[in-house]
RNA sequence: AGUGUCGUCUAGGCGACCGCGGAGGGACUUGCUCCCUUCGAGGAAAGUCCGGGCUCCAACAGGGCAUGGUGGUGGCUAACGACCACCGGGGGCGACCCUAGGGAAAGUGCCACAGAAAUUAAACCGCCUAAGCUCCGCAAGGGGCCGGUAAGGGUGAAACGGUGCGGUAAGAGCGCACCGCGCAACUGGUGACAGUUGUGGCAGGGUAAACCCCACCAGGAGAAAGCUCACAUAGGGAGGGAGGUGCUGCCCGCACCGUUCGACCUCCGGGUAGAGCGUUUGAGGCCGUCGGCAACGCCGGUCCCAGAGGAAUGGCCGCCACCCCGCAAGGGGGACAGAACCCGGCUUAACGGACGACACUCACU
Numbered sequence: 001a002g003u004g005u006c007g008u009c010u011a012g013g014c015g016a017c018c019g020c021g022g023a024g025g026g027a028c029u030u031g032c033u034c035c036c037u038u039c040g041a042g043g044a045a046a047g048u049c050c051g052g053g054c055u056c057c058a059a060c061a062g063g064g065c066a067u068g069g070u071g072g073u074g075g076c077u078a079a080c081g082a083c084c085a086c087c088g089g090g091g092g093c094g095a096c097c098c099u100a101g102g103g104a105a106a107g108u109g110c111c112a113c114a115g116a117a118a119u120u121a122a123a124c125c126g127c128c129u130a131a132g133c134u135c136c137g138c139a140a141g142g143g144g145c146c147g148g149u150a151a152g153g154g155u156g157a158a159a160c161g162g163u164g165c166g167g168u169a170a171g172a173g174c175g176c177a178c179c180g181c182g183c184a185a186c187u188g189g190u191g192a193c194a195g196u197u198g199u200g201g202c203a204g205g206g207u208a209a210a211c212c213c214c215a216c217c218a219g220g221a222g223a224a225a226g227c228u229c230a231c232a233u234a235g236g237g238a239g240g241g242a243g244g245u246g247c248u249g250c251c252c253g254c255a256c257c258g259u260u261c262g263a264c265c266u267c268c269g270g271g272u273a274g275a276g277c278g279u280u281u282g283a284g285g286c287c288g289u290c291g292g293c294a295a296c297g298c299c300g301g302u303c304c305c306a307g308a309g310g311a312a313u314g315g316c317c318g319c320c321a322c323c324c325c326g327c328a329a330g331g332g333g334g335a336c337a338g339a340a341c342c343c344g345g346c347u348u349a350a351c352g353g354a355c356g357a358c359a360c361u362c363a364c365u
Stems, first nucleotide, its partner, number of pairs: 001361010012320004017315002020040008028031001042336001046347002049345005054222004062252004067218005072086004087101001088099004102213002107211002109207003124153002126149003132145005161179006180202001181200008226277004236268005243257004284303005290297002322333004
């Protein structure tokens, strides 16, 4: 200097004029009034994919089945399938990245096509022809049948471990060495796991992001949730009715109501829909000491940073900054995109800018 990898911050600034919503204060002509001060959309507010807080459900939401979700180990958290660290496997020269990562010896299914054969494996091209039978030949030898073989070649994603040596008629873990695999012990580690040593020729492969088995988790609904106050009507009518209701489905249990003074179910009809709360002080933000590899946590300090209700935070001007074109003058430009109960994550969109650490390559000293 170039190329990469990982991470953090930002998403224009200042001023003037006019205009909006909340809060606080003041003034009166008490009005959707005026004045002053102050606050006022995001890194994703989006998607609604996870997890919660909160509220309600005749039960402080119990048990089981079904259903759904998660799946290496340890930590962190209110919790999670998120995050951090580590282990195994895969990719990359590397910094780093990916991982749907429990079980195939409980069972079932699948492995198309090609290929001889894809699990009761099997012999296409080959190799051998020892033992046995037979033909030709004086003989050497050659041919055929029978038989042996899976080392070589071919097909394929994958062919009953791999490489080498010996052995054999030719071959084969047939034997041996190393690797691989199974088992055992020891060492290290909280653990997943790793290493060392010994031992066994060991053995039907893969697939569970196929069904399934195992372990753990899950009651439902949702801010138009709900709570309070006020107002109004028809506390109406009809049918059924002994058991019924209780917010994913089924069963059990439990609770409550009812059995002709009728619980509850279905249908018809009528009234009301106004005001307030929920509603923004939080698992909150920022700074710092300490602990921790880290995520994060304890402690201390400091701050209050939208709360609308058809939906406010805007318009215009000037200067500056940034980006693009241009030698310059100058010209042009502004990504993705707007809160609606709140919070922790994930995913998606996207024009740029600033910075830090690490890796590789090249050059110089």